The prediction has a mean pLDDT of 76. This is a predicted structure of a 351-nucleotide RNA (Bacterial RNase P class A) from an Actinomycetes bacterium. Lineage of the source: Bacteria > Bacillati > Actinomycetota > Actinomycetes.

RNA sequence: CGAGCCGGCCGGGUGGCCGCGGUGCGCCUGGUUCGCCAGGCGGCUGAGGAAGGUCGGGGCUCCGCAGGGCAGGGUGCUGGCUAACGGCCAGUCGGGGUGACCCGCAGGAAAGUGCCACAGAGAACAGACCGCCGAUGGCGGCGCCUGGCGCCGCACAGGCAAGGGUGAAACGGUGCGGCAAGAGCGCACCAGCGCCCGGGGCGACCCGGGCGGCUCGGUAAACCCCACCCGGAGCAAGGCCAAGCAGGGGACGGGCUGCCCGUCCGAUGUCCCCAGGUGGGCCGCUCAGAUGGAUGGCCACCGCGCCGGGAGACCGGCGUACAGAACCCCGCCUACAGGCCGGCUCGCCAC
Numbered sequence: 001c002g003a004g005c006c007g008g009c010c011g012g013g014u015g016g017c018c019g020c021g022g023u024g025c026g027c028c029u030g031g032u033u034c035g036c037c038a039g040g041c042g043g044c045u046g047a048g049g050a051a052g053g054u055c056g057g058g059g060c061u062c063c064g065c066a067g068g069g070c071a072g073g074g075u076g077c078u079g080g081c082u083a084a085c086g087g088c089c090a091g092u093c094g095g096g097g098u099g100a101c102c103c104g105c106a107g108g109a110a111a112g113u114g115c116c117a118c119a120g121a122g123a124a125c126a127g128a129c130c131g132c133c134g135a136u137g138g139c140g141g142c143g144c145c146u147g148g149c150g151c152c153g154c155a156c157a158g159g160c161a162a163g164g165g166u167g168a169a170a171c172g173g174u175g176c177g178g179c180a181a182g183a184g185c186g187c188a189c190c191a192g193c194g195c196c197c198g199g200g201g202c203g204a205c206c207c208g209g210g211c212g213g214c215u216c217g218g219u220a221a222a223c224c225c226c227a228c229c230c231g232g233a234g235c236a237a238g239g240c241c242a243a244g245c246a247g248g249g250g251a252c253g254g255g256c257u258g259c260c261c262g263u264c265c266g267a268u269g270u271c272c273c274c275a276g277g278u279g280g281g282c283c284g285c286u287c288a289g290a291u292g293g294a295u296g297g298c299c300a301c302c303g304c305g306c307c308g309g310g311a312g313a314c315c316g317g318c319g320u321a322c323a324g325a326a327c328c329c330c331g332c333c334u335a336c337a338g339g340c341c342g343g344c345u346c347g348c349c350a351c
Stems, first nucleotide, its partner, number of pairs: 001347010012302007020046004025042007048322001052333002055331005060234004067261004072230005077091005092106001093104004107225002112223002114219003129164002131160003136157002138154007172190006191215001193212008238283004247274006253265004303320007
């Protein structure tokens, strides 16, 4: 100097004019049932890092005692944080990257079931397309020759799964021996698996040593098994007040998400069906607290970014992100013009 990785912060400012929501802060005007109501002026105050998504976890409210089981759902390596979580921190293992770092849909395939298209001989205790052998048996020939023996050829019977091919993947890899030719058939080393031992670590795991059979695919964001967790509904929850109407029929049940058990309430009750009335106000509702839902419009200057001109001072033009609370909180995911700060990695150059 260039390229990259990770983390944090800001995200317009000032002035003027007009216009908005709130306000038992002050003043004024009118009314008053003397509680207060309405209006005006002034002061004070008024959207976010995500307010978005509604993907998770809670607070809170209600469900008749909220217990057990099934169904259903969620999570899935270890340790820790937390009110909790599917979150966060640290780590282990696996994968990607030269690296800083990033990703993981990370328990179980020997409980069972399913799937692995096409190609290929064969895709889980599989398999012979091209090939290799053909010692032994068979056929043919030649030589020797008493019976028989030897040699050559065929590749028929038979043997092989090492070599080649197919495929995403082929039932360990390399080398040596052995064999008719081969094969972990045997051996050495390696990988894997199982067992045993030692060391480190809270643990997931890591390191080392020994023995052994030779080797017992993949897939569980397929069904499933295992471990742990989960009542339901949700602020349009739910309370209070006011106003208004018109009841009729049916059942023995009804409540606790679905089902079962259990439990509670019940004939003046509860539930179902038809019909009528109400759709108002207050609370819930909070350092903004709205309720058809508030912070906007105009002007000027400045800041920042980009482009153009100019030797320079400077001049001109364009742009200034994503986006608006609605009971509250903790996370996750997504969107974001531009700017600032810190740490780390790699490459090049110079000293």
The model forms 92% of the base pairs in the Rfam consensus. It matches the Rfam family "Bacterial RNase P class A". Rfam describes the family as follows. Ribonuclease P (RNase P) is a ubiquitous endoribonuclease, found in archaea, bacteria and eukarya as well as chloroplasts and mitochondria. Its best characterised activity is the generation of mature 5'-ends of tRNAs by cleaving the 5'-leader elements of precursor-tRNAs. Cellular RNase Ps are ribonucleoproteins. RNA from bacterial RNase Ps retains its catalytic activity in the absence of the protein subunit, i.e. it is a ribozyme.